[in-house]
Parts: sequence; structure tokens; C1' cells
RNA sequence: GGGGGUAUAGCUCAGUUGGUAGAGCGCAUGCCUUGCACGCAGGAAGUCAGCGGUUGGAGUCCGCUUACCUCCA
Repeated sequence: GGGGGUAUAGCUCAGUUGGUAGAGCGCAUGCCUUGCACGCAGGAAGUCAGCGGUUGGAGUCCGCUUACCUCCA
């Protein structure tokens, strides 16, 4: 330098054919307990890596950029 892949909640990851952004773990609160843990209940937490384009509508499609992984040279 070239090919391929990954980037979504604090962490690990889903997200189908373009149509409300989700799960588990973690976190805080309440219930339960003498207290803790477990369990239960409801809850908070997101610039979907960045910029631009297409579209009535983009996490999803297209282009460029960035970081990381991998292969080739």
C1' cells in the first nucleotide's frame, strides 16, 4: 500500500425485509431479612465510532474518514 471484518447502555452482545432502539450482567431505589446474600417489583442509563449522501422515513442502504482485528504484498 491492497482485500476482508468489527464499532449499538458501564461491560458482553442482539437488532430479520429500511418502520417505537433491546436482552443478559452490572447500577441505584423499594419489598423481603435481626442484618447480608438470594428472590421479587418497578426504574435510571444511548450523538447506534465520525462526517456526508439516498429516502416520506436510516442502527440497517451508498461514499469518505477514524480506531481495532485479520489476510496478502
The RNA shown here (transfer RNA) has 73 nucleotides and comes from Microcoleus vaginatus P0R1.
RNAcentral holds the sequence, with entries from ENA.
Its Rfam family is "tRNA".